[in-house]
RNA sequence: GCAGAGUAGAAGCCCGUGCGUUAAGUGCUGUCCGAACGGGGAGUUGUCGGAUGGACGAAAAGGAAACUUGCGGUACGUGCUUCGCAUCCCGCUGC
Numbered sequence: 001g002c003a004g005a006g007u008a009g010a011a012g013c014c015c016g017u018g019c020g021u022u023a024a025g026u027g028c029u030g031u032c033c034g035a036a037c038g039g040g041g042a043g044u045u046g047u048c049g050g051a052u053g054g055a056c057g058a059a060a061a062g063g064a065a066a067c068u069u070g071c072g073g074u075a076c077g078u079g080c081u082u083c084g085c086a087u088c089c090c091g092c093u094g095c
Base pairs, nucleotide, nucleotide: 001095002094003093004092009083010082011081012080013079015077016076017075018074019072020071021070028054029053030052031051032050033049034048035047039090040089041088042087060069061068062067
């Protein structure tokens, strides 16, 4: 000098357990605060989380009941697949 590896995590799917269906949640968005970001350092106008506002907004059915079947860009977890340090410097492996 050239080539490459590796993380946190993200997305999709399957299954399981819940929540809502008396509308919370999801998605969009303002303000404030915080966190994480390959092995080391730095680190954003990017990512994520919390608090508090704003706009928008829904699928129920059956049953005497228990409950069942649905529905929700619903929550969490196992598994599988795919993607994967914003970026910079150094390091690591091979030549």